This is a predicted structure of a 367-nucleotide RNA (Bacterial RNase P class A) from an Actinomycetales bacterium.
Of the family's consensus pairs, 93% are formed in the model.
A source record names the gene rnpB.
The prediction has a mean pLDDT of 76.
Lineage of the source: Bacteria > Bacillati > Actinomycetota > Actinomycetes > Actinomycetales.
């Protein structure tokens, strides 16, 4: 200089005006202060919270799957081990079990599991020949994604782990490393036993349901509560009472035991209309700096910060200027990616214009 592998950051700045929603202070006017994301998204996963009866046993079911750590948990994250792939930084991998049993394996091809043979080879018969019948064979062909170890002898009518030597594979013993997955050496067997579990299955571990419209308070009882708007009468709203029908049981939220409540009780449907306030609700597994422990995820300390919140509806215009990009009629237009909180946090994925940074590999070439 060139090719490439990996990770991380950013996401138009800046002022000025006017707005618009929270908090605080002010009789008031008005002042301070704060107001998207890195994905606020998908609603896939974990959890924290809230009620159901602190939710017992089975059995159904649902996830998870090399290994040792992290952490509130997790199907995440990190380190590692095996397997594959790249020269090489580094990438992939839904990575327990296929001798517990069961299914399945397309075309093709004799055969896709346990035995069989379609060409062939090789022997015995038949025939005047062509071929044709019985039998061995599984070396050679041929099919396939896969066809029952590979090579070289030995041996035989031809063959064939039959049997020899290596070699692969498999299993078992022993020894040495590592918490461990596992590596490595020795040494023994029988002669090789096919895939497939993101197909049922079988081991291990793990799961109670149902959600913020979760829940709670204002909150009473034959008519009464409350919210809006109005000067008032009174409108209009929403709840609970009530009314009317039905089960005889309800509830532990699959289903079984077992357990508990229940009688002018309980439960379901209609009369019935998705919505009156406050709370849950913006301070938390928090952010950020340093330092200590770990290879690293991540922890302990310590010091500082206050960081958006609804009517589930505020977070934005306009206007110099600068910074990128586009385009011309060269001093003027035109746009600046993806998207956009709604209990809250931790992940994962998707979606993203342009910029920046760091670590490393392989190649030339120079000192």
């Nucleotide at each position: 200089c060139g090719a490439g592998u990996c990770g991380g950051c950013u996401g138009g700045g800046u002022g000025a005006u006017c707005g618009c929603g929270g908090c605080g202070c002010g009789c008031a006017a008005g002042c301070g202060u704060c107001g998207a994301g890195g994905a606020a998204a998908g609603u896939c996963c974990g959890g924290a919270c809230u009620c159901c009866a602190c939710a017992g046993g089975g059995c159904a079911g649902g996830g998870u799957g090399g290994u040792g750590g992290g952490u509130a948990a997790c199907g995440c994250c990190c380190a590692c081990c095996c397997g594959g792939g790249g020269c090489g930084a580094c990438c992939c991998g839904c990575g327990g079990g296929a001798c517990a049993g069961u299914g399945c394996c397309a075309c093709a091809g004799a055969a896709a599991g346990c035995a069989a043979a379609c060409c062939g080879c090789c022997a015995g018969g038949a025939g005047a020949a062509a071929u044709c019948c019985u039998g061995g064979u599984a070396a050679g062909g041929g099919u396939g994604a896969a066809a029952c170890g590979g090579u070289g002898g030995u041996g035989u009518a031809a063959g064939a782990g039959a049997c020899c030597a290596c070699c692969a594979g498999c299993g078992c013993g022993c020894c040495a490393g590592g918490u461990g997955a596992c590596u490595g050496g020795c040494g023994c067997g029988g002669c090789u036993c096919g895939g497939u579990a993101a197909a049922c299955c079988c081991c291990a571990c793990c799961c109670g349901g149902a959600g913020c419209a979760a829940g709670g308070c204002c909150a009473a009882g034959u008519g009464a509560a409350u919210c809006g708007g109005g000067a008032a009468a009174c409108c209009g709203g929403u709840u609970c009472a009530a009314g009317c029908a039905g089960a005889c049981g309800g509830g532990c939220u699959g289903c079984c035991c077992g357990c508990u409540c229940g009688a002018u009780g309980u439960c379901u449907g209609c009369u019935g209309g998705u919505a009156g306030g406050c709370c849950g609700c913006a301070c938390c597994a928090g952010g950020c700096u340093g330092u200590c422990g770990g290879c690293a995820a991540c922890g302990g300390c310590a010091g500082u910060c206050g960081c958006a919140g609804a009517u589930g509806g505020a977070u934005g215009a306009u206007c110099a200027u600068c910074g990128c990009c586009c385009g011309c009629u060269c001093g003027c237009g035109g746009g600046c990616a993806c998207a956009g909180a709604a209990u809250c946090c931790g992940g994962c994925u998707u979606a993203u214009a342009g910029g920046c940074c760091g670590a490393c590999u392989c190649g030339u070439c120079c000192c």